Small-subunit ribosomal RNA, central domain from an uncultured prokaryote, 350 nucleotides, folded computationally. The RNAcentral record of the full RNA draws on ENA.
Context: one part of a larger RNA
RNA sequence: CUGGGCGUAAAGCGCGUGUAGGCGGUUCGUUAAGUCUGAUGUGAAAGCCCGAGGCUCAACCUCGGAAGUGCAUUGGAUACUGGCGAGCUAGAGUCCCGGAGAGGAGGGUGGAAUUCCUGGUGUAGCGGUGAAAUGCGUAGAUAUCAGGAGGAACACCGGCGGCGAAGGCGGCCCUCUGGACGGUGACUGACGCUGAGACGCGAAAGCGUGGGGAGCAAACAGGAUUAGAUACCCUGGUAGUCCACGCCGUAAACGAUGAGCACUAGGUGUCGCGGGUAUUGACCCCUGCGGUGCCGACGCUAACGCAUUAAGUGCUCCGCCUGGGGAGUACGGUCGCAAGAUUAAAACUC
Repeated sequence: CUGGGCGUAAAGCGCGUGUAGGCGGUUCGUUAAGUCUGAUGUGAAAGCCCGAGGCUCAACCUCGGAAGUGCAUUGGAUACUGGCGAGCUAGAGUCCCGGAGAGGAGGGUGGAAUUCCUGGUGUAGCGGUGAAAUGCGUAGAUAUCAGGAGGAACACCGGCGGCGAAGGCGGCCCUCUGGACGGUGACUGACGCUGAGACGCGAAAGCGUGGGGAGCAAACAGGAUUAGAUACCCUGGUAGUCCACGCCGUAAACGAUGAGCACUAGGUGUCGCGGGUAUUGACCCCUGCGGUGCCGACGCUAACGCAUUAAGUGCUCCGCCUGGGGAGUACGGUCGCAAGAUUAAAACUC
């Protein structure tokens, strides 16, 4: 390279927007680039293949022929692909109506709880554990009542429930704002799919500057445990956790399953919207579309399992894999304040 693969064996980029490129619905016309076909030229000799001949045969040699997938020129064919022109509406999109939602950003606000402070009541313990001790407390703790301060998170509702591309999103109210879905017609007329690069988003931790700091808590200190105990348990406790702005760009970023389209038994639950039926109140029953679960046929799978939300059957495009270790390392490049990230070997070895 070809091939074969990528849920768990090596392998789907964390996710999106989108450039180039690749691929692309339906009808008619045109063109004849791809495609198919004919002719001509060329395709050196030797060699290979066929025939004949020469060395006693053969190897070898000589002569003739054929072949030479290719290229060029030219004549033709027009189904398919492409180009051009004109249409179409089933793909895609726009408008209108409607309801659902922890989707995003900003501002405001509420109660419970923890801690601290002040005051009251009150007295000897509290706390903690397997048991203890460190610790707190007669300078009055714990408990309890009242008042105050401050930060962070939002019990119940809450649900294999919803929303978002992913990360993720949960008290309440307001403002701004994205997307999806259902319904009905009208409109545009292939405007589509994917997407190397690129650009953007991206949990936690970490970094920079400034703020904030209740609780929790790496590090650290002490008490225990133990042979030891740089741990597990306990008492404390600083970064951090929170906010603003700027970096970082990773993850078991997982459905360990790329995106899109089409097709291929069903059953059952749930969420959103609609139609019918029914009472005319919701509900019930039948049914359509869109999500989200469970079970399961065919089929697939090494098995486990997947199974209209496919890991089934096909097509398009991208990414990735190619024995284990060395190693996601070294070197170099790029990025970063740094931590490091990214790209990514080889010797050697089994």